[in-house]
This is a predicted structure of a 74-nucleotide RNA (transfer RNA) from a Minisyncoccia bacterium.
The sequence is in RNAcentral, with records from ENA.
Its mean pLDDT, the model's own confidence on a scale to 100, is 82.
Its Rfam family is "tRNA". Its family is annotated with triplet codon-amino acid adaptor activity in the Gene Ontology.

RNA sequence: GGGCCUGUAGCUCAGCUGGCUAGAGCGUCUGUGUCGCAUACAGGAGGUCACCGGUUCGAAUCCGGUCAGGUCCA
Repeated sequence: GGGCCUGUAGCUCAGCUGGCUAGAGCGUCUGUGUCGCAUACAGGAGGUCACCGGUUCGAAUCCGGUCAGGUCCA
C1' cells in the first nucleotide's frame, strides 16, 4: 500500500430483505422485603447506532469517504 471483517447503553451483544417509538442480559439507582446484608420481586435512569456526506417521503440498516480495531496478502 491492497483485500476482507468489525464499530449499537458502563460491559457482552441482538436488530442490518429501509417504516411500530432502538432492544436483551449483566451492571447501576430507587422502592418492597430484612435487625442488617444477600437472594428475590417491582420500577427508573443511561444511546447524536464510530465520524462526515449522499440517496429516499423515511436510514442503525442502502451508497461514498474518513477514523479506530482485527485478519490475510505484498